[in-house]
Molecule: TPP riboswitch aptamer (THI element)
């Protein structure tokens, strides 16, 4: 000097689905739709909590995708696609028995 790991600060990026009941509103020949609310499923997160995840990237998230296979009460539930194509950063501290360089013996 420094790979790596990590902390803090500031700034920024991102998702919010499926489903049962109730109330209200809308629509309807009959299957319905929307809002609020109480539950169930997966998940870090299923909306207003400045929570959670992520910021150079095989792992936030988006696109392909009304995709393919499996499974489920159902779903963007699981797997594939996928090391795919995109995707939001700067400063400082710690570490440094990775490694390199210099000096001395």
């Nucleotide at each position: 000097a420094g790979a790596u790991u990590u902390c803090c600060c500031a700034c920024g990026g991102g998702g919010u689905g499926c489903u049962g009941g109730a109330a209200c509103g809308c629509a309807u020949g009959g299957g319905g739709c929307g809002u609020u609310u109480c539950g169930g499923c997966u998940g870090a997160g299923a909306a207003c909590a400045g929570a959670c995840c992520c910021g150079c990237a095989g792992g936030a998230c988006c696109u392909g995708a009304a995709c393919c296979g499996g499974g489920u009460a159902a779903u963007g539930c699981c797997g594939g696609c996928g090391g795919a194509g995109g995707a939001a950063u700067g400063a400082g501290g710690a570490u440094g028995g990775a490694u390199g360089a210099a000096u001395u013996g």